Record summary
Predicted 3D model of a 72-nucleotide RNA (transfer RNA). RNAcentral holds the sequence, with entries from ENA and Rfam. RNAcentral records the identical sequence in 4 taxa. The prediction has a mean pLDDT of 83.
RNA sequence: GGGCGCAUAGCUCAGUGGUAGAGCACUCGCCUUACAAGCGAGGAGUCGCAAGUUCGAUCCUUGCUGCGCCCA
Numbered sequence: 001g002g003g004c005g006c007a008u009a010g011c012u013c014a015g016u017g018g019u020a021g022a023g024c025a026c027u028c029g030c031c032u033u034a035c036a037a038g039c040g041a042g043g044a045g046u047c048g049c050a051a052g053u054u055c056g057a058u059c060c061u062u063g064c065u066g067c068g069c070c071c072a
Base pairs, nucleotide, nucleotide: 001071002070003069004068005067006066007065010024011023012022013021018055026042027041028040029039030038048064049063050062051061052060
């Protein structure tokens, strides 16, 4: 320098055009002498950044940034 993949909640990930979700973690309550486990409820995201397409974009297109792999 070229090619491919990934970027979504604190973490691991799902979501392939129509109001953003799960598990774990966190907070509160129940339970317990207490803690853990269990049960119930709740908070938490500009979907990496910028532009384009579209009535409508996490999703499609382009550029950029970061990370990983391959080639030279």